Molecule: Bacterial RNase P class A
RNA sequence: AAAGUAUUUCUAAUAGUCGCAUGUAUAUAUAAUACAUGAGGAAAGUCCGGACACCGUAGGGCAAUAGUGCUAGAUAACGUCUAGUGGGAGUGAUCCUAAGGAAAGUGCAACAGAAAAUAACCGCCAGUUAACUGGUAAGGGUGAAAAUGCGAGGUAAGAGCUCACAUACUUAUUUGGAGACAUAUAAGUAGUGUAAACCCCACUUGGUGCAACACCAAAAUAAAAAGGUUAAGAUGGCCCGUCGUCUUUUGUGGUUGGUGGCUUGAGGUAUAUAGUGAUAUAUAUCCUAGAUAAAUGACUAUUUAAAACAGAAUCCGGCUUAUGAAAUACUUUAACA
Numbered sequence: 001a002a003a004g005u006a007u008u009u010c011u012a013a014u015a016g017u018c019g020c021a022u023g024u025a026u027a028u029a030u031a032a033u034a035c036a037u038g039a040g041g042a043a044a045g046u047c048c049g050g051a052c053a054c055c056g057u058a059g060g061g062c063a064a065u066a067g068u069g070c071u072a073g074a075u076a077a078c079g080u081c082u083a084g085u086g087g088g089a090g091u092g093a094u095c096c097u098a099a100g101g102a103a104a105g106u107g108c109a110a111c112a113g114a115a116a117a118u119a120a121c122c123g124c125c126a127g128u129u130a131a132c133u134g135g136u137a138a139g140g141g142u143g144a145a146a147a148u149g150c151g152a153g154g155u156a157a158g159a160g161c162u163c164a165c166a167u168a169c170u171u172a173u174u175u176g177g178a179g180a181c182a183u184a185u186a187a188g189u190a191g192u193g194u195a196a197a198c199c200c201c202a203c204u205u206g207g208u209g210c211a212a213c214a215c216c217a218a219a220a221u222a223a224a225a226a227g228g229u230u231a232a233g234a235u236g237g238c239c240c241g242u243c244g245u246c247u248u249u250u251g252u253g254g255u256u257g258g259u260g261g262c263u264u265g266a267g268g269u270a271u272a273u274a275g276u277g278a279u280a281u282a283u284a285u286c287c288u289a290g291a292u293a294a295a296u297g298a299c300u301a302u303u304u305a306a307a308a309c310a311g312a313a314u315c316c317g318g319c320u321u322a323u324g325a326a327a328u329a330c331u332u333u334a335a336c337a
Stems, first nucleotide, its partner, number of pairs: 001333010012303007020038007040309001044320002047318005052209004059240004066204004070084005085099001086097004100200002105198002107194003121140002123136005148166002151163003167190007175182002213260004223250005233243002267286008
C1' cells in the first nucleotide's frame, strides 16, 4: 500500500422564532397562556415466539394438523441466542450446518453402459480347425457410483477361495470429559448413495384475534319451514363430563355514531458483583408518540451537516431483507528498513 474477516457506534446536536398534535396546570371553560414530550435501525417482510382479550369449562382424553431433531446452558417463550462436539468450505483470520434412524418397510439414482443388482460387451481359460457350448469377474471400456482396498498363496483361468495388513460400520472394554464425543484394544460383519423422498422414533402443539373485546347512545321491521324439553345447542373435528331450554335454515328491515381498550412495560439508563458467554442479581435514577383520513414542519446561528435505505397504528422478544458514514482488532500478499 492492496485484498479480506469479525465486532461496535452514529444516521444529527445546542439555542431561538413561527406553526401542528397529546398531556398537565391556570382559566372568563375560549384551537387563551405556560411547561413537558413528539417516527426507525430497520418503523419494512408478516417469517417465528409470546403478553393481553373472548370462546359458560381455556375439565379429561383421542384423532388430525403443524413444528422441532448433536450436547449443555440462557430466556416468559421460540424454529432465537451463548458455549462446545461431529461434518464441510477457506492459505488464513473465520464462516456454514436441514446434525435422531438406511441393521423395520417402500421408493428413487437421468444420460452413458452389456448390466445400477436375477449382471457379462471386449477379454481370459477349457471342449474345439472354425461355428458353437461351458466356466469366470482378476484386466479393459461406460459412468458420480460396477460386489471394500493392497500384497502373497492358490487355480484350467479366476474370485475374500485362504492368509496378513488396511478402511468402513456395529458391539464391548480401558482412559479423559457433566455430556455430545475423543484415544487405545478386542470380536463380528461387508453392494453405494439418498429420509431438504414416503416412512419409523422422541418431544411439543385448543381456537380466533385490537377490525380482539367492554360500555353508552340511537334507530327499527313483512314473514316462512323443520326439529324439540331424554333432542338440538355450547371452543376447527370426535368421545366422556358439565351447563342448559329453545335451536337450525331461508328471507325483509334498522344501526355503520361515540367512549374505553391506548401505552408504566417480561421497560430504559448507569454502577457493582457472578459467569468464558448469552445473561442474572442488587442499588440508584428516568417516564421518552398515541393519531383515527390520519400530528412531529419551516427558518436563523454555531458545529465538517448532510446524504443512502426509508414513516408508528395493541404491545414486546427475535429472525430475514434494503442501505450511508466512521472506528477498533485480526489474516494474507507485495515493497522498504